[in-house]
Molecule: transfer RNA
Organism: Candidatus Iainarchaeum sp.
RNA sequence: GUCGGGGUAGCUCAGCGGAAGAGCACGCGGUUGUUAACCGCGCGGCCGAGGGUUCGAAUCCCUCCUCCGACG
Repeated sequence: GUCGGGGUAGCUCAGCGGAAGAGCACGCGGUUGUUAACCGCGCGGCCGAGGGUUCGAAUCCCUCCUCCGACG
C1' cells in the first nucleotide's frame, strides 16, 4: 500500500430498517447462625466520529478514526 473482519452497558457478546437486549459485574431485598451459592427487583448505552438515503438508521451508502488478520 491492497483486501477482509471488528468497534453496542464497567466486561464478554446478541440485535442486520419500526428505534437497544442477555450473561457477568455493581446496588437493594429474600433465604442462611454468618459467608458463599441460589431467588426477586433495580442501576446502567447520545450504538467509534461526521455526513447522506429514508416517514423511520445500531442496521443501508460515503468519508474518517481505531483494533485484529491476510497478501505485498